[in-house]
RNA sequence: UCUGAGGUAGCUCAAUGGUAGAGCGGCUGACUGUUAAUCAGCGGGUUGUGGGUUCGAAUCCCACCCUCAGAG
Numbered sequence: 001u002c003u004g005a006g007g008u009a010g011c012u013c014a015a016u017g018g019u020a021g022a023g024c025g026g027c028u029g030a031c032u033g034u035u036a037a038u039c040a041g042c043g044g045g046u047u048g049u050g051g052g053u054u055c056g057a058a059u060c061c062c063a064c065c066c067u068c069a070g071a072g
Stems, first nucleotide, its partner, number of pairs: 001071007010024004018055001026042005048064005
């Protein structure tokens, strides 16, 4: 320098154009002599950045940044 894959909640990952979700973790409550476990509820997101297409974009297109792999 070129090619490919990836970037979404604190962590691991979904969501293939129509309200961004799950598990774990966090907080509150129930239960218990206490903790743990279990059960119920709650909070947490500028979807890497900037543009474009579209009535509508995490999703499609372009550029850039970062990570990983390969080629030279």

A computed fold for a 72-nucleotide RNA from Candidatus Buchananbacteria bacterium RIFCSPHIGHO2_01_FULL_39_14, annotated as transfer RNA. The RNAcentral record of the sequence draws on ENA. The same sequence occurs in records of 3 taxa. Model confidence (mean pLDDT): 81 of 100. Lineage of the source: Bacteria > Bacteria candidate phyla > Candidatus Buchananiibacteriota.